[in-house]
RNA sequence: UGAGUAAGACAGACAAUCGCGGCUGCAAGUGCCGAAAGGCCGCAGGUGAGGAAAGUCCGGGCUUCAUAGGGCAGGAUGCCGGAUAACGUCCGGUGGAGGUGACUCCCAGGCCAGUGCAACAGAAAAGAACCGCCAGAAUAUCUGGUAAGGGUGAAAAGGCGAGGUAAGAGCUCACCGCGUUUCUGGUAACAGAAGCGGCAGAUGUAAACCCCAUCCGAAGCAAGACCGAACAGGAAUAAUACGGCUGCCCGUCGUGUUCCGGGUAGGUUGCUUGAGCCUGGCAGUAAUGUCAGGUCUAGAUAGAUGAUCGUCAAAUACAGAACUCGGCUUAUAGUGUUACUCAUUUG
Numbered sequence: 001u002g003a004g005u006a007a008g009a010c011a012g013a014c015a016a017u018c019g020c021g022g023c024u025g026c027a028a029g030u031g032c033c034g035a036a037a038g039g040c041c042g043c044a045g046g047u048g049a050g051g052a053a054a055g056u057c058c059g060g061g062c063u064u065c066a067u068a069g070g071g072c073a074g075g076a077u078g079c080c081g082g083a084u085a086a087c088g089u090c091c092g093g094u095g096g097a098g099g100u101g102a103c104u105c106c107c108a109g110g111c112c113a114g115u116g117c118a119a120c121a122g123a124a125a126a127g128a129a130c131c132g133c134c135a136g137a138a139u140a141u142c143u144g145g146u147a148a149g150g151g152u153g154a155a156a157a158g159g160c161g162a163g164g165u166a167a168g169a170g171c172u173c174a175c176c177g178c179g180u181u182u183c184u185g186g187u188a189a190c191a192g193a194a195g196c197g198g199c200a201g202a203u204g205u206a207a208a209c210c211c212c213a214u215c216c217g218a219a220g221c222a223a224g225a226c227c228g229a230a231c232a233g234g235a236a237u238a239a240u241a242c243g244g245c246u247g248c249c250c251g252u253c254g255u256g257u258u259c260c261g262g263g264u265a266g267g268u269u270g271c272u273u274g275a276g277c278c279u280g281g282c283a284g285u286a287a288u289g290u291c292a293g294g295u296c297u298a299g300a301u302a303g304a305u306g307a308u309c310g311u312c313a314a315a316u317a318c319a320g321a322a323c324u325c326g327g328c329u330u331a332u333a334g335u336g337u338u339a340c341u342c343a344u345u346u347g
Base pairs, nucleotide, nucleotide: 001343002342003341004340005339006338007337009335010334012312013311014310016308017307018306020048021047023045024044025043026042029041031040032039033038050318054329055328057327058326059325060324061323062220063219064218065217074216075215076214077213078212079093080092081091082090083089094108095106096105097104098103109211110210114209115208116205117204118203130150131149132146133145134144135143136142137141158176159175161173162172163171177199178197179196180195181194182193183192184191185190224269225268226267227266233260234259235258236257237256241255242254243253244252245251276295277294278293279292280291281290282289283288
């Protein structure tokens, strides 16, 4: 200098004017709306979206309902250890795959429980004889042996070499692979070494049913809590109000008044101080934990966060909170940082 790998950061800044939503303080009236609950009106100050607020895919908090305990069904997860409130997330390892390398990727339990499936081609897709090879016979053929060779296929019965044989074959042997036993190292996954097994306890597929192990009660802030008109319903009220039956009295029905009542419209709340954020120390390889100091940073309910102008070379991506937190996934112009790798060149 070029080409890469990994991990962070920012996501226009400053100033002015006008506007919108919360908050705080002050002020405040026989004020306005409303039956009430409650809300509104002035002035000042301060404050007001994100790294993903998104998808709503996982897991917690919180709330209501259900629940003695257990099981069935259903769902999720699936190498080992750790982190965590929890997780399908994260961290560190093991094994496998890719890359010269930094490094990256992997739904990575079990087909010695059972069942199923393997298109086309091929003799055969699981207990294989089409060609070939070998032996024999009754010789244009038949019978038997044979998995070394050919051909088909995504996959063909451990690989390769030697011995052996009629021809062959783990039939035998060396090496490799596989399985298994012991020892050593490791918390473990696993690794290494030595021995054993001739491999007919026989191919692949569990992202086929299934088996095994672990976990899971349901619904969700339109959850829920409080206040509460109207309108049903119930009760009371009387020397005495009004009306009907009925001219009068009693009785009765209705209206009125009061109370109860369910909880609709509406209002308040839930609502933002929280597994919070920033800085530093300590423990740990790390995820993370802990301690100290500092800090408060939207809370609407038809839903605010906008517009114009000036300066900075330019200001342009994806995109807009709705109970909340931890993750995952997806979208993203441009700027910039750190560490590392490879190649080339120069000193």

A computed fold for a 347-nucleotide RNA from a Lachnospiraceae bacterium, annotated as Bacterial RNase P class A. It is recorded under the gene name rnpB. The source organism's lineage runs through Bacteria, Bacillati, Bacillota, Clostridia and Lachnospiraceae. The coordinates come from a structure-prediction model, not an experiment, and the mean pLDDT is 76.